RNAcentral holds the sequence, with entries from ENA. Transfer RNA from Methanobrevibacter sp., 72 nucleotides, folded computationally. It matches the Rfam family "tRNA". The family's RNA type in Rfam is transfer RNA. From the family's description: Transfer RNA (tRNA) molecules are approximately 80 nucleotides in length. Its mean pLDDT, the model's own confidence on a scale to 100, is 82.
């Protein structure tokens, strides 16, 4: 310096020829319990960053940031 990969919730992930972002496990509540805890119901929380293209982008195009790989 150049090539490829990777980047979603506090974790670990899904999402497939673009079309309402889901689940686990963890947190807050409530219900049971004699009281934690277990178990049940309910809730908050996310697409790494600019910009393009499209009615519509997590998905494509570009650029940048972080990581990793691999040639020089």
């Nucleotide at each position: 310096g150049g090539g490829c990969c990777u980047a979603u919730a506090g974790u670990u992930u899904a999402a497939c020829a673009g079309g309402u972002a889901g689940a686990a496990c963890g947190c807050c509540a409530g219900a049971c319990u004699g009281u934690u805890a277990a178990u049940c119901u309910g809730g908050a929380g996310a697409u790494a960053a600019g910009g393009g293209u499209u009615c519509a982008a997590g998905u494509c195009c570009u650029u940048u940031u972080a990581g990793g790989u691999c040639c020089g």